[in-house]
RNA sequence: CCAUAUAUUUGGCAAACCUGUCGAAAGACAGGGACGCAAAGCUUUAGUGCCUAAACGGUAUUUAUCGUAUGGUUGACUGGCCGCAACU
Numbered sequence: 001c002c003a004u005a006u007a008u009u010u011g012g013c014a015a016a017c018c019u020g021u022c023g024a025a026a027g028a029c030a031g032g033g034a035c036g037c038a039a040a041g042c043u044u045u046a047g048u049g050c051c052u053a054a055a056c057g058g059u060a061u062u063u064a065u066c067g068u069a070u071g072g073u074u075g076a077c078u079g080g081c082c083g084c085a086a087c088u
Stems, first nucleotide, its partner, number of pairs: 012037002017032006035075001041081003046078003049073003056067004
């Protein structure tokens, strides 16, 4: 220096839920709050999956219904980048 496994100290992050704001929705942000997390750090402009369907298109009679991401999700998986203390 690299790889693997694991206990602990000081710190870190923050699910559900509640309140407010934004959004067509999915969802996001802020505050509270902790189920969990050793990458729950970054990357969705890396691939795959998942959620939504405003706009657009098809069917239809106007209601409606189907398709589609250009909207989201890394606390979905894989990959990439970067990174902390001690011991073996």
Predicted 3D model of an 88-nucleotide RNA (c-di-GMP-I riboswitch aptamer). Rfam family: c-di-GMP-I riboswitch aptamer. Rfam's curators write: GEMM was predicted in a large-scale screen for bacterial structured RNA regulatory elements. The prediction has a mean pLDDT of 77.